Small-subunit ribosomal RNA, central domain from an uncultured prokaryote, 350 nucleotides, folded computationally.

Context: one part of a larger RNA
RNA sequence: CUGGGCGUAAAGGGUGCGUAGGCGGCCAGAUCAGUGAGAAGUGAAAGCCCUCGGCUCAACCGAGGAACUGCUUCUCAUACUGUCUGGCUAGAGAGUGGGAGAGGAGGAUGGAAUUUCCAGUGUAGCGGUGAAAUGCGUAGAUAUUGGGGGGAACACCAGUGGCGAAGGCGGCCACCUGGACCGGUACUGACGCUGAGGCGCGAAAGCGUGGGUAGCAAACAGGAUUAGAUACCCUGGUAGUCCACGCUGUAAACGAUGAGCACUCGGUGCUGCGGGUGUCGACCCCUGCAGUGCCUUAGGAAACCCGUUAAGUGCUCCGCCUGGGGAGUACGGUCGCAAGGCUGAAACUC
Numbered sequence: 001c002u003g004g005g006c007g008u009a010a011a012g013g014g015u016g017c018g019u020a021g022g023c024g025g026c027c028a029g030a031u032c033a034g035u036g037a038g039a040a041g042u043g044a045a046a047g048c049c050c051u052c053g054g055c056u057c058a059a060c061c062g063a064g065g066a067a068c069u070g071c072u073u074c075u076c077a078u079a080c081u082g083u084c085u086g087g088c089u090a091g092a093g094a095g096u097g098g099g100a101g102a103g104g105a106g107g108a109u110g111g112a113a114u115u116u117c118c119a120g121u122g123u124a125g126c127g128g129u130g131a132a133a134u135g136c137g138u139a140g141a142u143a144u145u146g147g148g149g150g151g152a153a154c155a156c157c158a159g160u161g162g163c164g165a166a167g168g169c170g171g172c173c174a175c176c177u178g179g180a181c182c183g184g185u186a187c188u189g190a191c192g193c194u195g196a197g198g199c200g201c202g203a204a205a206g207c208g209u210g211g212g213u214a215g216c217a218a219a220c221a222g223g224a225u226u227a228g229a230u231a232c233c234c235u236g237g238u239a240g241u242c243c244a245c246g247c248u249g250u251a252a253a254c255g256a257u258g259a260g261c262a263c264u265c266g267g268u269g270c271u272g273c274g275g276g277u278g279u280c281g282a283c284c285c286c287u288g289c290a291g292u293g294c295c296u297u298a299g300g301a302a303a304c305c306c307g308u309u310a311a312g313u314g315c316u317c318c319g320c321c322u323g324g325g326g327a328g329u330a331c332g333g334u335c336g337c338a339a340g341g342c343u344g345a346a347a348c349u350c
Stems, first nucleotide, its partner, number of pairs: 003322004007304002012318001014201004021194003025088007033081002035077008049065006091191001092188002096183003103177002107173001109171001110154001115149007125136002162169002206247006215241002220236004258317006266295011278283001299306002323350003332343004
C1' cells in the first nucleotide's frame, strides 16, 4: 500500500459549528470534458515472452513475431458522471397556530436543617466507639425556649419521568434567551449530507487575582487499633468545596456503540402533541407523528447479546486500529503562569 476491522478482543475523535474537499433528489434540452467503440501516428534498440536458426549441446549469438496494457490526433456513440440552460416538489428551509420541558444567562425571593452569637429555664455531664481515649463542660456545656447573624444545599413532589450537542441541568417568582415537537398549509425551489485544518463549548480536581467560608474536608495534629499503622475508626482541622473575572482542556468525557439517509415481522409500557367516537369533560376505543424503556421474529454475532433508538440490509463522509512490554515514555515541535496537555518514536525484550 492492498485488505480486514473499531459495544466487551487493538480501534469512534469528549462534544458542537463550520472552511477546503468528498458525495448528492425528479423531468427535459444542450454540450461531449469524463466514459465507451473504431482508425491513424507514436510507444528507439537491446532485454523479458513465443517460433525458427548458428556455434557438437548449453550459456551465448542471429532472424522473425508478439508485447510495450501508455500518450496524441481524428471519427462515431450519448446511457451514466460532469458542465450549461429551463422546469418540478417528495429532501432542506421558512412564515402561521399550539401545548410540553431541572435547556441557558443574570436578578429577586422562601422554608427546613447544620453552625455561631445573645438572652431565659436548668445541672453534671456531653460527645464518641467494637470498647475507649483525645475533645467539650461548674468561666455553666449537652438538653430546651425565644431572638439575631451567616454560608451552602434545595426534603416530599421524583418516575423504569423530562430537557440539552456533549459536559450537564432540580425550591419558588418575574424578566432576557436557545432548541425540539405537533397541527394545518400560502411560500422558497436542491438552498442538501459529511467535514481534514480552524473556531467555540467542555465534569471533577488544579492554577492566578479579589471576595466569601455554615457544613464537609486532602494536607496536618492528636486519640485509638496494631508487632508496626506514615491507614481503616474517633476528636479537631487548613487548602478546597461557594462567588466574580481569567486560565487549564483532561475523564470508565460510556450506550465503552461517529454523523446523515433509506429499507426490513411483532408484542407491551411511559412522555409530548394530534385525530376519531360514545353526551362537553374525566375516561374508553382506534390511529398518526416525535421521543424514551422492556421483551422478541428474521437477520447478525466468537459468544455475551443486538434486534425499526440495530450490533440487521445498503449508500455517503469523517475519525481510528494493525501482537504484548518498553510507552502515552524519550526527543523535537507547539500550547500553558505552573501542574501539565496535544503530537508521538526507537533500541532492547517476549
Its mean pLDDT, the model's own confidence on a scale to 100, is 87.